[in-house]
């Protein structure tokens, strides 16, 4: 000097539920609210799941389900 582990602190996100608006729907956005999260950051790329329809299919939703790609904070003993 670098790496691993890792306490604490700062900052970040925000499940259920609820109110308003939008959507046939899955759901989305905003307010309230915190169960949790170091990628609970980004991308629907693969799978899963979910919705609608004129259902061998087509059009959608969802990354806080699992993968993948890209990016990424602090650091006591």
């Nucleotide at each position: 000097a670098a790496c691993u582990c890792g306490a604490a602190a700062a900052g970040g996100c925000a499940a259920a539920c609820u109110c308003a608006u939008c959507g046939u729907g899955a759901g989305a956005u905003g307010g309230g609210g915190a169960c949790g999260c170091a990628a609970a950051g980004u991308u629907a790329u693969g799978g899963a799941u979910c919705u609608g329809c004129u259902c061998c299919g087509c059009a959608g939703a969802c990354c806080g389900c699992c993968a993948a790609a890209c990016u990424g904070c602090u650091g006591a003993a």
Molecule: c-di-GMP-I riboswitch aptamer
Organism: Anaerolineaceae bacterium